The RNA shown here (transfer RNA) has 73 nucleotides and comes from Micromonospora sp. C51. The sequence is in RNAcentral, with records from ENA. Its mean pLDDT, the model's own confidence on a scale to 100, is 82. Its Rfam family is "tRNA". Rfam's curators write: Transfer RNA (tRNA) molecules are approximately 80 nucleotides in length.
[in-house]
RNA sequence: GCCCGUCAAGCUCAGGUGGUAGAGCGCCGGACUGAAAAUCCGGAGGCUGCCGGUUCGACGCCGGCGAUGGGCA
Numbered sequence: 001g002c003c004c005g006u007c008a009a010g011c012u013c014a015g016g017u018g019g020u021a022g023a024g025c026g027c028c029g030g031a032c033u034g035a036a037a038a039u040c041c042g043g044a045g046g047c048u049g050c051c052g053g054u055u056c057g058a059c060g061c062c063g064g065c066g067a068u069g070g071g072c073a
Stems, first nucleotide, its partner, number of pairs: 001072007010025004019056001027043005049065005
């Protein structure tokens, strides 16, 4: 320098042919207990790396940039 993958709640990750985002763990509250742990119930929390484009509408498509992992020189 070129090529490929990844970038989403605090963390690890789902997301079907584009139709306004979910799970597990963690966190908060409650039930249970003498009190805890475990278990059960409920809740908060992101608009999807950044900027543009296409579209009635984008996490998903297109372009540029960035971060990170890998490959070839």